The part of an RNA shown here (large-subunit ribosomal RNA, domain IV) has 331 nucleotides and comes from Pyrobaculum oguniense TE7. It matches the Rfam family "Archaeal large subunit ribosomal RNA".
[in-house]
Context: one part of a larger RNA
RNA sequence: CCCGGGCCAGGGAACUCGGCAAAUUGGCCCCGUAACUUCGGGAGAAGGGGUGCCUGCGGUCUUGGGGUCCACCCCUGGGACCGCAGGUCGCAGUGGCAAGGGGGACCUGACUGUUUAACAAAAACAUAGGUCCCCGCGAGCCCGUAAGGGUGUGUACGGGGGCUGAAUCCUGGCCACUGGCGGUACGUGAACCCCGGGUACAACCGGGCGAAGCGCCGCUGAAGGCCGGGGGUAACUCUGACCCUCUUAAGGUAGCCAAAUGCCUUGCCGGGUAAGUUCCGGCGUGCAUGAAUGGAUCAACGAGGUCCCCACUGUCCCGGCCCGGGGCCCG
Numbered sequence: 001c002c003c004g005g006g007c008c009a010g011g012g013a014a015c016u017c018g019g020c021a022a023a024u025u026g027g028c029c030c031c032g033u034a035a036c037u038u039c040g041g042g043a044g045a046a047g048g049g050g051u052g053c054c055u056g057c058g059g060u061c062u063u064g065g066g067g068u069c070c071a072c073c074c075c076u077g078g079g080a081c082c083g084c085a086g087g088u089c090g091c092a093g094u095g096g097c098a099a100g101g102g103g104g105a106c107c108u109g110a111c112u113g114u115u116u117a118a119c120a121a122a123a124a125c126a127u128a129g130g131u132c133c134c135c136g137c138g139a140g141c142c143c144g145u146a147a148g149g150g151u152g153u154g155u156a157c158g159g160g161g162g163c164u165g166a167a168u169c170c171u172g173g174c175c176a177c178u179g180g181c182g183g184u185a186c187g188u189g190a191a192c193c194c195c196g197g198g199u200a201c202a203a204c205c206g207g208g209c210g211a212a213g214c215g216c217c218g219c220u221g222a223a224g225g226c227c228g229g230g231g232g233u234a235a236c237u238c239u240g241a242c243c244c245u246c247u248u249a250a251g252g253u254a255g256c257c258a259a260a261u262g263c264c265u266u267g268c269c270g271g272g273u274a275a276g277u278u279c280c281g282g283c284g285u286g287c288a289u290g291a292a293u294g295g296a297u298c299a300a301c302g303a304g305g306u307c308c309c310c311a312c313u314g315u316c317c318c319g320g321c322c323c324g325g326g327g328c329c330c331g
Stems, first nucleotide, its partner, number of pairs: 001326008010317002014315001019312001027051005036041001038166001052088016089093001101310007108302002113125002129164007140151004168296003172227003177224002179220005186215003193208005228246005255289001256286001267283005
């Protein structure tokens, strides 16, 4: 010096990306417990007190003996447990082992679960719930060239596929584009076939007929998706309910926000600190929020992420000592 372990004056996170690690707490009994809430919870909330041994008294249950004993009850022994009081020892009584640190907020995912066997356990996946599409069964979907097979010896309260992801409050506008579904007088539209030309036969050439598809006409967003710009205006100023104009298929509704989304940006205001690029609450001028690629909210839950406080500590100020093992030196 390294690994494992023990202790420390005063301070107590000043350490550090970050309390990482360590320390604190710890069992059982009693008292007592807030916001919030889906009324279940939150709760072991938080926060307090007790805990050994001895003696006395009381109680519950049980097991023997006895009494007019089985209706009980009484007397007398044994056992287990509980309660109250008095006493007693130590620094310390769940004396060893074992055995939650706690609280306040926010982000995110509802939850229990699942995952990268061997660097990731998560806000990823799944999930109940919601919704859309296909399918009437010799179905639909899947495997196979086929025969055949699976779903299923099931039958729409079923099966398959997509998206979303508990509950609660909701889910706005656009069908121009792409897709899906439907329609179709007409246009286009291959081969076959028919007619004409051509060829001693043909090839071939032209015309006719004409399926799907496409054009065309509709519908359709919990289908892929998309959801504007300029100018003016109120009796201080500012702002602009209002007006004009260009333009689109329609010009982002309810909500929400410098957010896991905001470039400028350490935005501005407020809170917390003596001091806060993080954090919380507001604001909204939103580079580039926004409604099942779901929007918002949310009790409970989380080895998830972030901030703060209490307790506690060798993380640190700042180092010291001890024990075990290694390294190192001698052999």